[in-house]
RNA sequence: UAAUGUGAAAGCCAUCCCUAUCGUAAGGUAGGCGCGGAAAACUACGGAUCCGCCCUCAAAAACCUCCUCGGACAGCCGGGUUGCCAUA
Numbered sequence: 001u002a003a004u005g006u007g008a009a010a011g012c013c014a015u016c017c018c019u020a021u022c023g024u025a026a027g028g029u030a031g032g033c034g035c036g037g038a039a040a041a042c043u044a045c046g047g048a049u050c051c052g053c054c055c056u057c058a059a060a061a062a063c064c065u066c067c068u069c070g071g072a073c074a075g076c077c078g079g080g081u082u083g084c085c086a087u088a
Stems, first nucleotide, its partner, number of pairs: 003087003012037002017032006035075001041081003045078003049072004
């Protein structure tokens, strides 16, 4: 420098749930917990999923679907960037 992740070790992260807090919401942050993770680190670029608003429809209200717009999600898949340990 490049490859691989069977076993071990060091350190790391933390699903769900609970509490507090922020947000209309999806969700975010902090603490506890630990299902799990070899990128469960970073990045919304492509797709998926989720939330909200507007419009349309409708006698009206409520609800639902699609499009547009705005957002969430990196622990859904792919792309990009960086990185620990071990092995040969």